[in-house]
């Protein structure tokens, strides 16, 4: 240098044939307990890697960019 994959919440991931963004874990309040852990409820959190174009509408589709990964030379 060339293909190809991945970038969505503090972390680890899901969201498919575009329609107002989710789940476990983690943090916070609560039941419960003598107390703490466990369990159950609740809450909080993300301008979806970054700039643009299509569209009424984009985390999805397309262009070009960064950043990690493979593989190739």
């Nucleotide at each position: 240098g060339c293909a190809c994959g991945u970038g969505u919440a503090g972390c680890u991931c899901a969201g498919u044939u575009g329609g107002u963004a989710g789940a476990g874990c983690a943090g916070c309040c609560g039941u419960c307990u003598u107390a703490u852990a466990c369990a159950c409820g609740g809450c909080c959190g993300g301008u979806c890697c970054c700039a643009g174009g299509u569209u009424c509408g984009a985390a999805u589709c397309c262009u070009g960019g960064c950043a990690c990964g493979u593989g190739c030379a």